[in-house]
């Protein structure tokens, strides 16, 4: 250089045909306990890697970029 994969809450992770983001660990409150854990109950965090478009609606389609990661190649 050239193809392919992945990128969603602090961590992992689901989201088939575009119909508006689930689960789980961690976090914070209570209730319980002498205190701490464990259990119960309630909460709180995502504009879905950036940046455009297409659409009446995009995490999903499409182009660029940019991180990671695997093939192949090319100079030394």
């Nucleotide at each position: 250089u050239g193809g392919g994969a992945u990128g969603u809450g602090g961590c992992c992770a689901a989201g088939u045909u575009g119909g508006u983001a689930a689960g789980g660990c961690g976090c914070c409150u209570g209730u319980u306990u002498c205190u701490g854990g464990c259990a119960c109950a309630g909460g709180a965090g995502a504009u879905c890697a950036u940046a455009g478009g297409u659409u009446c609606g995009a995490g999903u389609c499409c182009u660029a970029u940019c991180a990671u990661c695997c093939c192949a190649g090319c100079c030394a």
About this RNA: The RNA shown here (transfer RNA) has 76 nucleotides and comes from a bacterium. The same sequence occurs in records of 2 taxa. Rfam family: tRNA. By type it is a transfer RNA.